[in-house]
RNA sequence: AGCAAAGUCUUGUAGGGUUCCGUAGCGCAUCAUAUGCUAGUCUGGUCCAAGACAAGACGCACUUCUUCAAAUAACGAAGUUGUGACACGGAGGGAUAAAAGCCCGGGAGAU
Numbered sequence: 001a002g003c004a005a006a007g008u009c010u011u012g013u014a015g016g017g018u019u020c021c022g023u024a025g026c027g028c029a030u031c032a033u034a035u036g037c038u039a040g041u042c043u044g045g046u047c048c049a050a051g052a053c054a055a056g057a058c059g060c061a062c063u064u065c066u067u068c069a070a071a072u073a074a075c076g077a078a079g080u081u082g083u084g085a086c087a088c089g090g091a092g093g094g095a096u097a098a099a100a101g102c103c104c105g106g107g108a109g110a111u
Base pairs, nucleotide, nucleotide: 007058008057009056010055011054012053015048016047020045021044022042023039024038025037026036027035060084061083062082065079066078067077068076086106088109092104093103094102
C1' cells in the first nucleotide's frame, strides 16, 4: 500500500437520555372528569443501543464424503463434514426530543 462475505438480518442485553406514558410535587377550574407548570440527582413502560456483548436464521469462502452430470480431464448441480481467527483505543464532532459502547470509527493513535 492492496485484497477480503473480518457478511447481512432478527431478537435480546450492557448502556443511554427524557418526545410520549407513568410517578412525585406545585397550581387552576370543578359535583367530578379534564387540564397547566416543574423534576431523569424519578425505580419504571414506549423509544435509541454495541466492530471489539449474547443467541438464532440466512448467506459467502475454503473443505470431507455421497449421488447426478461430464467422459483425457476440468468445470457444474444437490445433499453432507469441518473451519471462518484476532481486536488496547482517546479527544472532538454529528443525529434524534435528548443522550449513549449509536454514527464519524476495526477512525486518530497504541502493540
Source information
The prediction has a mean pLDDT of 81. This is a predicted structure of a 111-nucleotide RNA (Guanidine-I riboswitch aptamer) from Alkalihalobacillus pseudalcaliphilus. The RNAcentral record of the sequence draws on Ribocentre. Of the family's consensus pairs, 100% are formed in the model.